RNA sequence: UUUAGAAAAAGGCAAACCACUCGAAAGGUUGGGACGCAAAGCUUCAGGUCUAAGGUUUGUAACUACGAUGGCUGAGCUGCCUAA
Numbered sequence: 001u002u003u004a005g006a007a008a009a010a011g012g013c014a015a016a017c018c019a020c021u022c023g024a025a026a027g028g029u030u031g032g033g034a035c036g037c038a039a040a041g042c043u044u045c046a047g048g049u050c051u052a053a054g055g056u057u058u059g060u061a062a063c064u065a066c067g068a069u070g071g072c073u074g075a076g077c078u079g080c081c082u083a084a
Stems, first nucleotide, its partner, number of pairs: 002084004012037002017032003021028002035071001041077003045074003048069003054064004
């Protein structure tokens, strides 16, 4: 440096749910809490999925992302330990 792995050691993160709060919503921040995670560290570049304020339409509904999701997949960058 590359590949593989999480058996060991040191650690790390934090699902659902609850409280506060932001948001039209999806969902997010903070605190509690642990379902799990070898990148569950960072980034919307591509795809998928979710929402529809606003906009459009044949209108008691449908469509639409510039919004969201990195713990959906791929991709890019970075990183601890061990083995080869």
This is a predicted structure of an 84-nucleotide RNA (c-di-GMP-I riboswitch aptamer) from Neobacillus rhizophilus. Its Rfam family is "c-di-GMP-I riboswitch aptamer". Gene Ontology term of the family: cyclic-di-GMP binding. Model confidence (mean pLDDT): 85 of 100. Of the family's consensus pairs, 95% are formed in the model.